Small-subunit ribosomal RNA, central domain from an uncultured bacterium, 348 nucleotides, folded computationally. Model confidence (mean pLDDT): 88 of 100.

Context: one part of a larger RNA
RNA sequence: CUGGGCGUAAAGCGCACGCAGGCGGAAUUGUAAGUCCGUUGUAAAAUUCAGAGGCUCAACCUCUGUCUGUCGGCGGAUACUGCAAAUCUAGAGUAUGUGAGAGGGAAGUGGAAUUCCUGGUGUAGCGGUGAAAUGCGUAGAUAUCAGGAGGAACUCCGGUGGCGAAGGCGACUUCCUGGCACAAGACUGACGCUCAUGUGCGAAAGCUAGGGUAGCGAACGGGAUUAGAUACCCCGGUAGUCCUAGCCGUAAAUGAUGGAUACUAGGUGUGGGUGUCGCAGGGCAUCCGUGCCGCAGUUAACGCGUUAAGUAUCCCGCCUGGGGACUACGGUCGCAAGACUGAAACUC
Numbered sequence: 001c002u003g004g005g006c007g008u009a010a011a012g013c014g015c016a017c018g019c020a021g022g023c024g025g026a027a028u029u030g031u032a033a034g035u036c037c038g039u040u041g042u043a044a045a046a047u048u049c050a051g052a053g054g055c056u057c058a059a060c061c062u063c064u065g066u067c068u069g070u071c072g073g074c075g076g077a078u079a080c081u082g083c084a085a086a087u088c089u090a091g092a093g094u095a096u097g098u099g100a101g102a103g104g105g106a107a108g109u110g111g112a113a114u115u116c117c118u119g120g121u122g123u124a125g126c127g128g129u130g131a132a133a134u135g136c137g138u139a140g141a142u143a144u145c146a147g148g149a150g151g152a153a154c155u156c157c158g159g160u161g162g163c164g165a166a167g168g169c170g171a172c173u174u175c176c177u178g179g180c181a182c183a184a185g186a187c188u189g190a191c192g193c194u195c196a197u198g199u200g201c202g203a204a205a206g207c208u209a210g211g212g213u214a215g216c217g218a219a220c221g222g223g224a225u226u227a228g229a230u231a232c233c234c235c236g237g238u239a240g241u242c243c244u245a246g247c248c249g250u251a252a253a254u255g256a257u258g259g260a261u262a263c264u265a266g267g268u269g270u271g272g273g274u275g276u277c278g279c280a281g282g283g284c285a286u287c288c289g290u291g292c293c294g295c296a297g298u299u300a301a302c303g304c305g306u307u308a309a310g311u312a313u314c315c316c317g318c319c320u321g322g323g324g325a326c327u328a329c330g331g332u333c334g335c336a337a338g339a340c341u342g343a344a345a346c347u348c
Base pairs, nucleotide, nucleotide: 003320004319005318006317007302008301012316014201015200016199017198021194022193023192025088026087028085029084030083031082033081034080035077036076037075038074039073040072041071049065050064051063052062053061054060091191092188093187094186096183097182098181099180103177104176105175106174107173108172109171110154115149116148117147118146119145120144121143125136126135162169163168206247207246208245209244210243211242215241216240220236221235222234223233258315259314260313261312262311263310266293267292268291269290270289271288272287273286274285275284276283277282297304298303321348322347323346330341331340332339333338
């Protein structure tokens, strides 16, 4: 460079925003850069290729012809692309009205439960296990009642329900705030799609500083089990889990399926809206989301199947036998842990 690919065989960046770049709706006019046609010039020779010939053949040499992508000038064509001008409304957006929602941030509030403390009642056990023991308890435990403290999480509702780009988000109230759907069709008039580099967000664990610590609980101590038991089980228990500020930047970050647009049978649930019919239960139509089944098609098969893995177009990312190797070296980032980028020898 090219081909074939990327749900599960190697392969979709964790997710978004977005500059450059690539690609881009309908109709008109102009231009003629790309494109196409004609003509002309040039493209040295050798070499290559084809056909002849000469050295005994070949290599080698000679002759003839072709050649090649281009390229320059001139003339022409105008469908498509580009450029310029002016226009349109189907893409995109704005305004209006309505609506649903654990979307985000901050402050405040609530009840149940666990634990602890104080007091009352009460007495010998409690707890735990397969069975036990460590442990707690006559300095009065467990149980039970009353009061108090504190931290963390929010039972039921709760639903292949909802919202969010992803990570993720469930008590209640208030404030601030992002997005989405539908209706009607007023306004702008292609303002769009994608996106290398870049920037931001990004579970858990971990790190720094300060707080907080009820429960749980790496490490650690003890009791068991066992041949042993650096485990599984039990009794304890520090970091941590929580908050504030800052780092880290990774996950089976999964739908193992990049984004956008258009097209291609249906059936049946469910969430949100609208219209319409009906006295009503409800029906019908339509748009958006979320599931299941399934035709055509597709797939190596499994399966996918209008939420495509079908049929197509555009843009990005990635793969190219296994191991070595999510490694080494170098670089960038990080307080560190480490992250990102990422080979080779050798070997099968």
Source information
Rfam family: Bacterial small subunit ribosomal RNA.